[in-house]
Context: one part of a larger RNA
């Protein structure tokens, strides 16, 4: 830009993906075989690799969430803190992201076939699966399963809303994230929980500061399952999404 207003939901021409393998048990130590050995068919159970999704569990990370601690400088000093030293080092760790973790997948079935095996059957009074005709038959092929898909210009379909205005809808702008390089997409814009703040809480760390007591002191005890806290959950209009704007069909 087109599909001759818009929104939502769709059909599927076409395209892509997947399709795997192993071991064990039963049938059965049966058929077969002198024995050694040892099945077809059928049923069942584990598993490997691969793939997808996810974070309940097990772990990883988690650059400043909590604690410990060394050296040094600073806040006049004590105490308490802050800076720097790889995040100074060390012990843990929420969300998110993750695999080593969890769940799920390959099935079954139909169609046409390959090799192969057949039926009927002449040329060629016989024979012959083939020449006419008709079957059976693979992890392979086409479907079935999953994903995309009407620029499929043959531009499809259904429903609803709107059509000189009481205008359906879209854009722009703003708050944002489960989305994301940008864009797009999605959640919202006061008739509002979209983000921040605040409150409660999950969860993490591990018992703050100050005070009191014990000890010469280092330190210990009580107050105290304390104090502090990023992303999680629930709530709350305090702050910011203000008021305006643009396009649009006969």
């Nucleotide at each position: 830009c087109g599909u001759u207003g818009a929104a939502a939901c769709u059909u599927g021409a076409g395209a892509g993906g997947a399709c795997u393998c192993u071991u064990c048990c039963c049938u059965a130590g049966u058929a077969c075989g002198a024995g050694a050995g040892g099945a077809c068919c059928g049923g069942g159970a584990a598993g490997a690799a691969c793939g997808a999704a996810c974070c309940u569990c097990u772990g990883g990370u988690g650059u400043g969430c909590c604690g410990g601690u060394u050296g040094u400088c600073c806040u006049g000093c004590c105490a308490a803190g802050g800076g720097c030293a790889u995040a100074g080092c060390c012990g843990g760790g929420u969300a998110g992201c993750u695999a080593c973790g969890u769940u799920c997948g390959g099935c079954a079935c139909g169609g046409a076939u390959a090799a192969a095996c057949g039926c009927u059957g002449a040329a060629a009074g016989c024979a012959u699966c083939u020449a006419a005709g008709c079957g059976u038959g693979a992890a392979g092929c086409c479907g079935u399963c999953c994903u995309c898909a009407a620029g499929a210009u043959u531009a499809g379909g259904u429903u609803u809303c709107g059509u000189u205005a009481u205008g359906a809808g879209a854009c722009a702008c703003c708050u944002g994230g489960g989305a994301g390089a940008c864009u797009a997409c999605c959640a919202g814009g006061u008739u509002g929980a979209u983000a921040g703040g605040c409150g409660c809480u999950a969860u993490g760390u591990g018992u703050a500061a100050g005070g009191c007591c014990c000890g010469c002191a280092a330190g210990g005890g009580c107050u105290u399952c304390a104090g502090c806290a990023g992303a999680g959950g629930c709530g709350u209009a305090c702050u910011a999404a203000g008021c305006a704007g643009u396009c649009c069909a006969g």

Predicted 3D model of a 250-nucleotide part of an RNA (large-subunit ribosomal RNA, domain VI) from Parcubacteria group bacterium CG08_land_8_20_14_0_20_48_21.
It matches the Rfam family "Bacterial large subunit ribosomal RNA".
Taxonomically the source falls in Bacteria candidate phyla (Bacteria).
It was read from a public genome assembly.
The prediction has a mean pLDDT of 88.